[in-house]
RNA sequence: GAGAAAGGCAAACACGCCGAAAGGCGGGGACGCAAAGCCACGGGGCUAAAGCCGGAAAUCGGUCACGCCAGCCGGGUUGCCGAA
Numbered sequence: 001g002a003g004a005a006a007g008g009c010a011a012a013c014a015c016g017c018c019g020a021a022a023g024g025c026g027g028g029g030a031c032g033c034a035a036a037g038c039c040a041c042g043g044g045g046c047u048a049a050a051g052c053c054g055g056a057a058a059u060c061g062g063u064c065a066c067g068c069c070a071g072c073c074g075g076g077u078u079g080c081c082g083a084a
Base pairs, nucleotide, nucleotide: 001081008033009032013028015026016025017024018023031071037077038076039075041074042073043072044069045068046067051063052062053061054060
């Protein structure tokens, strides 16, 4: 990437499980996706358990990533199908 074809992934949502949460996983389901395969390296975003601070204390307040998002962007890396 051809007004292609083959094949692939699966948002929201509800259910089950894991997790403090964000979120993840599973089967269902399709909003979309040409890397919506993989990697948190840079930017960005989400959460705030432990810790720290406050407080007489709370099931309280604040702060913080070592948690998370690859379907926010950049970068890295691997790769299926196929005419002219």
Molecule: c-di-GMP-I riboswitch aptamer
Organism: soil metagenome